Model confidence (mean pLDDT): 81 of 100. This is a predicted structure of a 74-nucleotide RNA (transfer RNA) from a Nanobdellota archaeon. Its Rfam family is "tRNA". The family's RNA type in Rfam is transfer RNA.

RNA sequence: GCCCCAGUAGCAUAGUCGGUUAAUGCGUUACCUUGGUAAGGUAAAGACCGGGAGUUCAAGUCUCCCCUGGGGCU
Numbered sequence: 001g002c003c004c005c006a007g008u009a010g011c012a013u014a015g016u017c018g019g020u021u022a023a024u025g026c027g028u029u030a031c032c033u034u035g036g037u038a039a040g041g042u043a044a045a046g047a048c049c050g051g052g053a054g055u056u057c058a059a060g061u062c063u064c065c066c067c068u069g070g071g072g073c074u
Base pairs, nucleotide, nucleotide: 001073002072003071004070005069006068007067010026011025012024013023019057028044029043030042031041032040050066051065052064053063054062
């Protein structure tokens, strides 16, 4: 220098052929339970999707540029 893959709550991931302003586990907080803790149960908060632009009635998903990480080729 070129090619490929990945980036979505604090962490790890899902998200079908573009279609209800996004799901699950762990964690966090509150409550229940206990004499108290742990375990268990219930509920809540938390990401508008790496950044920007474009296409479209509609983008996490498609296109382009850039950033970060990983792999490969010379």